[in-house]
Parts: sequence; C1' cells; structure tokens
RNA sequence: GGCAGCUUAGCUCAAUGGCGAGAGCAUCUGACCGCAGUUCAGAAGGUUGCGAGUUCAAGUCUCGUAGCUGCCU
Repeated sequence: GGCAGCUUAGCUCAAUGGCGAGAGCAUCUGACCGCAGUUCAGAAGGUUGCGAGUUCAAGUCUCGUAGCUGCCU
C1' cells in the first nucleotide's frame, strides 16, 4: 500500500428496512435471612464509532471517515 471482517448499555452479544433498540452478566433498590451469599421482584444505564445520502420509515442499504482484527504484498 491492497483486500476482507468488526464497531449497538460498564462487559459479552442479539435485533427480516417497519412496535418506543432488547437479553445475559455487572451496578443500584426492595423482599427473603441473625449477617453475607444464593434466590425472587423491580429500577437505572444507549447520540447503534463519527459525518452525509437513499427511503414514508435506517442499528440494518449506499458513500466518506476513524479505530480494531485477520490475510496479501
């Protein structure tokens, strides 16, 4: 330098172009318990890397750009 893949909650990951973007773990609150843990219930937590475009509608499609990983040279 070229090619491919990935980027969504604190972490690991989902989500046919169509509901107000969800789950597990973690965090917080409450219940339970002599205490802690486990368990149960609930809550909080998101500019879907960034910037544009297409569309009635974009996490998803297109373009640009940044970062990471792998391969080639």
Predicted 3D model of a 73-nucleotide RNA (transfer RNA) from Bogoriella megaspora. Rfam family: tRNA. Rfam classes the family as a transfer RNA. Taxonomically the source falls in Bogoriella (Eukaryota, Opisthokonta, Dikarya, Ascomycota). The coordinates come from a structure-prediction model, not an experiment, and the mean pLDDT is 80.